[in-house]
């Protein structure tokens, strides 16, 4: 050098082939107990790695960076 994937909430991860960004866990508050843990509600939390280009309209399509990871040389 040349080919594949992956990159979304703190953690692991979904998102149906372009229309309002989720779920468990973990933290935070309320209930409940003498406390605590269990259990329940309930609310935060996300420029969807970064630029750019297509479109009325992009996490999704196209280009090209950058990080991690298998595979050829």
């Nucleotide at each position: 050098g040349g080919g594949c994937g992956a990159u979304u909430a703190g953690c692991u991860c979904a998102g149906u082939u372009g229309g309002u960004a989720g779920a468990g866990c973990a933290g935070u508050g309320c209930u409940u107990u003498u406390a605590c843990a269990c259990a329940g509600c309930a609310a935060a939390g996300g420029c969807c790695a970064c630029a750019g280009g297509u479109u009325c309209g992009a996490a999704u399509c196209c280009u090209g960076u950058a990080u991690c990871g298998c595979c050829c040389a």